[in-house]
RNA sequence: UUUAUCUCAGGCGAUGGAGUUCGCCUUUAACCGCCAUCUGUGGCUGAUGACUCCUUCUACUCU
Numbered sequence: 001u002u003u004a005u006c007u008c009a010g011g012c013g014a015u016g017g018a019g020u021u022c023g024c025c026u027u028u029a030a031c032c033g034c035c036a037u038c039u040g041u042g043g044c045u046g047a048u049g050a051c052u053c054c055u056u057c058u059a060c061u062c063u
Stems, first nucleotide, its partner, number of pairs: 009026005016054006033044004
């Protein structure tokens, strides 16, 4: 200096925060949605990876 492995720790999972849990990555990373398409563009869903709670936005009903 390079490669591989292990430990600790950290980071990430398409729009906010917290808890729990799952998965992924080790900084040259994980991650940065889906469909159609003439690759020019057009259309669609969701505050979660999953569950629960809070908050923001929208619609309806009741007081």

This is a predicted structure of a 63-nucleotide RNA (Fluoride riboswitch aptamer (crcB RNA motif)) from a Hyphomicrobiales bacterium.
The coordinates come from a structure-prediction model, not an experiment, and the mean pLDDT is 78.
The sequence was found by an Rfam model in a public genome assembly.
Taxonomically the source falls in Hyphomicrobiales (Bacteria, Pseudomonadati, Pseudomonadota, Alphaproteobacteria).
The model forms 100% of the base pairs in the Rfam consensus.